RNAcentral holds the full RNA, with entries from Greengenes. Predicted 3D model of a 470-nucleotide part of an RNA (small-subunit ribosomal RNA, 3' major domain) from an uncultured bacterium.
[in-house]
Context: one part of a larger RNA
């Protein structure tokens, strides 16, 4: 000087407390472990692995296993030789790769195309993340981390950065052997909340007509769209304060003291993660640890763990009627009206390269029924019949209908999230994608309770103190 302390003081955070809803018990989904396996490819491991890489494993993907093949190679450059022929189509053998034959006729014509050869080389999701770059997680959006000159100290170093206030903040003010400066904080950026101007179609409809309907004429007010502005700055008033910074209350205002949300992550820590995104040193393989193909596996199943979904019902289940969104996506696409089917869907195809057409709501409300039961709760499991995608749903897809109708009656110790349009609850969309979400990322609808307080638990910041630690 740090680090540490079951030392002290001060401060902060859904850290506790106060509340609301969960997890832990059940069934299923999904990831992990373990075990099994020819293979169950690899990585991730307290917090900071475990619905993680994977925004989507039937083949492909695919890296794994078994079997069949190839060896200058599936891919690149160079050299030599040969050729009219290459891709494609068909036939035969085969599981296919591939081989043989027939056909075909691009590009090229001392060659840029194809085949063969020789080696230089290609190739490796082989090893090392403890050789690395790049990227990322975490402490932590915590308020810190440093430098120049000066001064002090023999020196390591100190000072500044401490102290008194204050702040979300090393934020600002005051004091001060310090005076300044940099990286962080804040602001600048995006979005949302109010108003104005401009613009008025594909969007809108107050007035006047018109219609089944903003449907049409019309209108440019409103809504909305999207470009530009205004607006919030402790600016104003009162009080407290040290005449400061600031804090408390108030006015006006759509909004008030960082208005809400996002992006933004200092010096560094964990030899943290990644050689399987990519790049790369070194090591290793080179008729194989490379390449091609078929089938299988990654989907196994005693046990254990994580994350979720659905429930255990009456604030409910079922039936009928009925009201209201936003984000988005659409040409190998979204698909209306109509018809058929109990249904998943099928037929057919209007319209739409979209403020134009389409995908397109549910909880809610009204009425009826069930009456506390393993039930008209719950839906696992299984049987049968189907639909769709796709060469192909056996291993191993999703969905539908009929039948079946398991566990489960609110869950031990323990443990998680959340402070407002939040939690809870209800649907919707998108990426990936032929098909395949209870996951992920977004969108809106309905919409709470509680916070006395900082003694305690956890994490962090500052000062100080002790130390057989560095």
């Nucleotide at each position: 000087u740090g680090a540490c302390g079951g030392g002290c003081a001060c401060c902060c955070g859904c850290a506790c407390a106060a509340g609301c809803g969960g997890u832990g018990g059940a069934g299923c989904a999904u990831g992990c472990u373990g075990u099994u396996u020819a293979a169950u490819u690899c990585g991730a491991a307290g917090a900071u692995a475990c619905g993680c890489g994977a925004a989507g494993a039937a083949c492909c993907u695919u890296a794994c296993c078994u079997a069949g093949a190839c060896u200058u190679g599936a891919c690149a450059u160079c050299c030599c030789c040969g050729g009219c022929a290459a891709a494609g189509a068909c036939a035969u053998a085969g599981a296919a790769a591939u081989a043989u034959g027939u056909u075909g006729g691009a590009g090229g014509u001392u060659a840029c195309c194809c085949g063969g050869g020789u080696g230089a080389c290609a190739g490796g999701u082989g090893g090392u993340g403890c050789a690395u770059g790049g990227u990322u997680g975490u402490c932590g959006u915590c308020a810190g981390c440093u430098c120049g000159u000066g001064u002090c100290g023999u020196g390591a170093g100190a000072u500044g950065u401490u102290c008194g206030g204050u702040u979300a903040a090393g934020u600002c003010c005051g004091c001060u052997a310090a005076c300044g400066a940099g990286c962080g904080c804040a602001a600048c950026c995006c979005u949302u909340g109010u108003c104005c101007u401009u613009a008025g179609u594909u969007g809108c409809u107050a007035a006047c007509a018109u219609u089944a309907a903003g449907u049409u004429g019309a209108g440019a007010a409103c809504c909305c769209u999207a470009a530009g502005g205004a607006g919030a700055c402790u600016g104003c008033c009162g009080g407290u304060g040290a005449c400061a910074a600031a804090c408390c209350g108030g006015a006006g205002g759509a909004a008030g003291g960082u208005g809400g949300g996002g992006a933004u992550g200092a010096c560094g820590u964990c030899a943290a993660a990644u050689c399987a995104u990519c790049a790369u040193g070194c090591c290793c393989c080179u008729u194989a640890c490379g390449u091609c193909u078929a089938g299988g596996g990654c989907u196994a199943c005693a046990g254990g763990c994580g994350u979720g979904c659905u429930a255990u019902a009456a604030u409910g289940g079922c039936c009928g009627a009925u009201a209201u969104a936003a984000u988005g996506a659409g040409a190998u696409g979204c698909a209306a009206u109509a018809u058929c089917g109990u249904g998943a869907g099928a037929u057919g195809g209007a319209g739409c390269c979209a403020a134009a057409c389409u995908c397109c709501a549910a909880a809610g409300u009204c009425g009826g029924u069930c009456u506390c039961a393993g039930u008209u709760c719950g839906g696992a499991u299984u049987g049968a019949a189907g639909u769709c995608u796709g060469c192909a749903a056996c291993u191993c897809g999703a969905c539908u209908u009929c039948a079946u109708g398991a566990a489960g009656c609110u869950a031990g110790a323990a443990u998680c999230g959340c402070u407002a349009g939040u939690a809870a609850u209800c649907c919707c969309g998108a990426a990936u994608c032929a098909g395949a979400a209870u996951g992920u990322c977004g969108g809106g609808g309905u919409g709470a309770a509680u916070a006395c307080g900082u003694u305690c638990c956890c994490g962090g910041g500052u000062g100080u103190u002790g130390u057989a630690c560095a």